[in-house]
RNA sequence: ACGCAUAUCUCUGGAGAGGCUCCGUAUGGAGGGCCGAAGGUGUAAGCCAUGGAUGUAAACAUGGCGAUCUCUCAGGCAAAAGGACAGGGGAUGCCGG
Numbered sequence: 001a002c003g004c005a006u007a008u009c010u011c012u013g014g015a016g017a018g019g020c021u022c023c024g025u026a027u028g029g030a031g032g033g034c035c036g037a038a039g040g041u042g043u044a045a046g047c048c049a050u051g052g053a054u055g056u057a058a059a060c061a062u063g064g065c066g067a068u069c070u071c072u073c074a075g076g077c078a079a080a081a082g083g084a085c086a087g088g089g090g091a092u093g094c095c096g097g
Base pairs, nucleotide, nucleotide: 003094004093005092006091008090009089010088011087012086013085020031021030022029023028033077034076035075039073040071042069046065047064048063049062050061051060
């Protein structure tokens, strides 16, 4: 110096949905409507483990992982902030020369 990975740092991009109604001095309380992209719930395809299996192997069974799907608990519905995810740089680790 190159490549790959990352639970870490930084920069950039980054959607949806009432600046709702009422009470109230208020950042508070009540009501009804809505959104999914922090987190969390439930799963699909698929994958893994064990059993099946003391010839080989499969059906099958149990458990686990698993989406931007699902629920809407949490969160959110002007801007700001946050934001899954994507990209650049740093840092660290690994591999090769």
Notes:
Glycine riboswitch aptamer, 97 nucleotides, folded computationally. The model forms 89% of the base pairs in the Rfam consensus. Its Rfam family is "Glycine riboswitch aptamer". Rfam links the family to the GO term glycine biosynthetic process. The sequence was found by an Rfam model in a public genome assembly.